[in-house]
RNA sequence: CGGGAUAGCUCAGCUGGUAGAGCAACCGAUUUGUAAUCGGUAGGUCGUCGGUUCGAGUCCGACCCCCGG
Repeated sequence: CGGGAUAGCUCAGCUGGUAGAGCAACCGAUUUGUAAUCGGUAGGUCGUCGGUUCGAGUCCGACCCCCGG
């Protein structure tokens, strides 16, 4: 100097306008039973602290951590 940080994990979120997917977990269906498959449920201080705004995951500043130069 550049990139990254969002659910337990891997990641989306495109001009600022209700936070999502897959996997995992749990419940149910199916099965003699397990697995697989199908349906559903739950799960988030969006790294921290400030600022701008009617409204911030998103814009601005500082700082911490990770990766690269």

A computed fold for a 69-nucleotide RNA from a marine eukaryotic metagenome, annotated as transfer RNA.
Model confidence (mean pLDDT): 82 of 100.
Its Rfam family is "tRNA". Rfam links the family to the GO term triplet codon-amino acid adaptor activity.